[in-house]
Molecule: transfer RNA
Organism: Candidatus Omnitrophota bacterium
């Protein structure tokens, strides 16, 4: 310094143009003498940043940040 992948809810990851969702986790409740287990609830997350296209962008371009993994 050059390729490439990725950056989305606390965590692990889904979604690839029409205003985002899942599993754990947490938390409240319910049940127990009391936990644990099980059941029921509720999610408006600057979608890493700033610009562009575009009637609309997480989705397409572009410059930057940051992780990873390849060359040198």
């Nucleotide at each position: 310094g050059c390729c490439g992948a990725g950056g989305u809810a606390g965590c692990u990851c889904a979604g690839u143009g029409g205003u985002a969702g899942a599993g754990c986790g947490a938390u409240g409740c319910g049940c127990u003498g009391a936990a644990a287990a099980c059941g029921c609830a509720g999610g408006c997350g600057u979608g890493g940043g700033c610009a562009g296209u575009c009637c609309g962008a997480u989705u397409c371009u572009g410059c930057c940040c940051c992780u990873c993994g390849g060359c040198a």